Molecule: Bacterial RNase P class A
Organism: Betaproteobacteria bacterium
RNA sequence: GAAGCGCGCCAGACGGUCGCUGCAUGCUAGUCAUGUAGAGGAAAGUCCGGACUCCACAGGGCAGGGUAGUGGGUAACACCCAUCCACCGUGAGGUGAGGAUCAGAGCAACAGAGACGAGUCGCCGUUUGCUGCGACCAACGAGCGGCGCAAGCCGCGAGUUUGUCUCAACAGCAAACGGCGGGUGAAACGGGCAAUCUCUACCUGGAGCAAUACCAAAUAGGCAGGCGUUGACGUGUGUCCCGCGGAGCCUGCGGGUAGGUAGCUUGAGGCGCGCGGUAACGUGCGUCCCAGAGGAAUGGCCGUCAUAGCACGCAAGUGCCGUAACAGAAUCCGGCUUAUCGGUGCGCUUCCACU
Repeated sequence: GAAGCGCGCCAGACGGUCGCUGCAUGCUAGUCAUGUAGAGGAAAGUCCGGACUCCACAGGGCAGGGUAGUGGGUAACACCCAUCCACCGUGAGGUGAGGAUCAGAGCAACAGAGACGAGUCGCCGUUUGCUGCGACCAACGAGCGGCGCAAGCCGCGAGUUUGUCUCAACAGCAAACGGCGGGUGAAACGGGCAAUCUCUACCUGGAGCAAUACCAAAUAGGCAGGCGUUGACGUGUGUCCCGCGGAGCCUGCGGGUAGGUAGCUUGAGGCGCGCGGUAACGUGCGUCCCAGAGGAAUGGCCGUCAUAGCACGCAAGUGCCGUAACAGAAUCCGGCUUAUCGGUGCGCUUCCACU
């Protein structure tokens, strides 16, 4: 110098001015004045874990859901830290749903005869059965020879059929058993998958701040009491008389709606220093109070500086632009994940060059 790895940080600054919301103080009590505070690293997704609230709940088991090397951290976790193993990387490092397949079940494309049940193809060996071959008996028998004038008789006889024996040897077929082997494929009585069911160990009630609690109009129901056709009550602008209408009227209680209040921000809190621990983290002391709206405030404009961008310039620089990406609290915390213009700190790795 180049390319990377890990852990972090910032998210324009200052001033003026006009507004908005909370709080404090003041009085003239007003939607007043003054002072003060006022979005994020993710406020997001709502994916995990808790606090808190209500509902349910003797105790135990089953079912359902979740987690999974080992040890530690924590209020808790599927988070974090350390470490073993496996894989990836030259390396710094990164990734891991990494318990169990001598409990049981399930699954495996293509190829292959056969894929989770064991069985298949070829060869060899042994045993058994059948057939052929071999021998004998019986029957039939083409044909040949002899005798005879002839009819015929006698002898030989390939071959066919049946039965019996042998079945020693040889050949073929079938079955059983044993052995060996080729080819296919990731895998062929031997393994794999638990990110399929399952087993083991541990954890686990449901709903959520629109939780929940309190106060409480108008109107319409409900209940109780009183008055009322012997005219209550309403109306004729207040009152009396009178006229007209006239069966309801008044009071209380209760539920409950709008509305209001609480929950609502002091908290497993922030910062600094020290101590323990490899670390996550814990702990002691000091110090600080740091949004709290409720259709929902946190905004607009101007000036100066600085960053990025654009243009010019060899360069120093000058000019323009104008505050920039992702995004915006809603009961509160701890995580994870996702989005993100730019800038920056520390530690480390590999390669190249020079000394």